A computed fold for a 506-nucleotide part of an RNA from an uncultured bacterium, annotated as small-subunit ribosomal RNA, 5' domain.

[in-house]
Context: one part of a larger RNA
């Protein structure tokens, strides 16, 4: 001096912040990832009928973002600098090009059937921006072949010829939206490497895919990544190897700095998602709210099988000295989808709870006696509480009462005007917090102090009471008959909506 803090006694209010540090423990219950009917076909629902509505199912796109925790991890996991002549990229943005024509299934549906239950099974028939051919494609992919330019270099980049290969989808209200295929940029990402950052020698050798080559394979690419074959290396007192601990930064605390300690909220990266291993599809994952599989557990069950995964956002039980509501709303900012209205969003915006921190405010102010009553001490004269109090005279933050009332609202929509389009201007809508901040009147001092010490260290003294007893106590030491040190009274000091004590770190 600092704390994500507990405890004790107290407790007006407000802003702003922050709250499982322990069992990565186990979880009832709701929610947190959906959308798009302007691909498609059919279904049910109003309706005469045009058309409107619902929304399983195919289909697209998301669902790898976003939130959570920190168990592993001593490691190219993080930080910083470099490299890729060894890489990949949906959406977006700039530019070129193109989109002829065919073709065969399946759900959704119809019908039969089996099942406790999850769910399944057999026939028939349907569509599409799904699915598979075929044309076309310099520019791409890959082979071969010569030129040029570059470069430290396997070789890199460019244009030229030849061969082989690969492509699309259509919807429209005719505005406009979508698809293909390549250059090129953003932006994300994958690799490689130099430096940097814990303890421990009572851990001194470690090592066979090891370490290199050759050579296939493999990936988006390099590489023992994997595999055969050869060679026998590699690493290590500059600390290998093995043990212990541990996410790392940016930054926080403390320090005059040097340094020490620390990594909670925020932000950056990483790792995990019941344990433990798989791969699918996809631009992207080896996927918290997917799939398989085995393993604990829980739960339904006709006993034959089945369904489950809060380290999401509230909650619950437990463990613990300790840590929060099963709130509102998408108004706002962001994100997914959508031609767009628009959905969905426990991300987020707010509120709620806890004096858990931090700042702020207040709990009255000005007068009022050589000084009331009480209590204390008294040397019995008197002296402190004490202008304290009562009493008079203002005030009204704050509390309640009552009126007015925001900013966050920009957008989109709808009208109307102007514009060649794009779009522009002007009215009108659209706010969970919220009838909230805040401003006005009204009321009356009225609704608001405490805790801790008072031997020295260390600010602040006496009486009773106790008698090495109860007891204190951070050290030094206090108590055995006048204790400024126990206990309680009256006075005092020092902080004050706090004040102390315990814990860790400087």
């Nucleotide at each position: 001096g600092a704390u994500g803090a507990a405890c004790g006694c107290u407790g007006g209010c407000g802003g702003c912040g922050u709250g499982c540090u322990u069992a990565a423990c186990a979880c009832a219950u709701g929610c947190a990832a959906g959308u798009c009917a302007c691909g498609g076909g059919g279904g049910c629902c109003a309706g005469c009928a045009a058309u409107g509505g619902c929304a399983a199912c195919c289909g697209g796109c998301g669902a790898a973002c976003g939130g959570g925790u920190g168990c592993g991890u001593a490691a190219c996991a993080c930080g910083u600098g470099a490299g890729c002549a060894a890489c990949c990229u949906a959406c977006c943005g700039a530019a070129a090009u193109g989109a002829g024509g065919g073709g065969g299934a399946u759900a959704g549906c119809c019908g039969u059937c089996c099942c406790a239950a999850c769910g399944g099974a057999c026939g028939g028939g349907u569509a599409a921006u799904a699915c598979c051919g075929c044309a076309u494609a310099c520019g791409c992919u890959c082979g071969a072949g010569a030129c040029c330019a570059g470069g430290c270099a396997u070789u890199u980049g460019g244009a030229c010829u030849c061969g082989a290969g690969g492509a699309a989808a259509c919807c429209u209200c005719c505005g406009g939206g979508g698809c293909a295929u390549u250059u090129c940029g953003a932006g994300g990402g994958g690799c490689u490497c130099g430096c940097g950052g814990c303890c421990u020698a009572u851990c001194a050798g470690c090592u066979a895919g090891u370490u290199g080559g050759u050579g296939a394979g493999g990936u988006a690419a390099c590489g023992g990544c994997u595999c055969a074959c050869c060679a026998a290396g590699g690493c290590g007192a500059c600390g290998a190897c093995g043990g212990g601990u541990a996410g790392c930064u940016g930054g926080u605390c403390u320090g005059a700095g040097a340094g020490g300690a620390u990594g909670g909220c925020c932000a950056g990266c990483c790792a995990c998602a019941u344990u433990g291993g798989g791969a699918c599809a996809g631009a992207g994952a080896u996927a918290c709210g997917g799939c398989c599989c085995a393993g604990a557990c829980u739960c339904c069950u006709a006993c034959g099988g089945g369904a489950g995964g809060c380290a999401g956002c509230a909650g619950u039980g437990g463990g613990g000295a300790a840590u929060c509501u099963u709130g509102c709303g998408c108004a706002a900012u962001g994100g997914c989808c959508u031609a767009a209205c628009g959905g969905c969003u426990g991300a987020c915006g707010c509120a709620g709870c806890g004096a858990c921190g931090c700042c702020g405010c207040g709990u009255g102010a000005g007068g009022g006696a050589u000084g009331a009553c009480g209590c204390u001490c008294u040397u019995c004269g008197g002296a402190g509480u004490g202008u304290a109090a009562a009493c008079c005279u203002c005030u009204u933050u704050u509390g309640c009462c009552u009126g007015a009332g925001a900013c966050g609202a920009a957008u989109u929509g709808u009208c109307a005007g102007c514009u060649u389009u794009a779009g522009c201007u002007g009215a009108u809508u659209u706010g969970a917090c919220u009838g909230u901040a805040u401003c006005g009147g009204g009321u009356g001092a009225a609704u608001a102090a405490g805790c801790a010490c008072c031997g020295g260290c260390u600010a602040a003294c006496u009486c009773c009471g106790u008698g090495c007893c109860a007891g204190c106590a951070g050290c030094c030491g206090c108590g055995g008959u006048a204790a400024u040190a126990c206990g309680g009274g009256g006075g005092g000091u020092g902080c004050g909506a706090g004040c102390g004590u315990u814990g860790u770190c400087c």
Its Rfam family is "Bacterial small subunit ribosomal RNA". Its family is annotated with structural constituent of ribosome and ribosome in the Gene Ontology.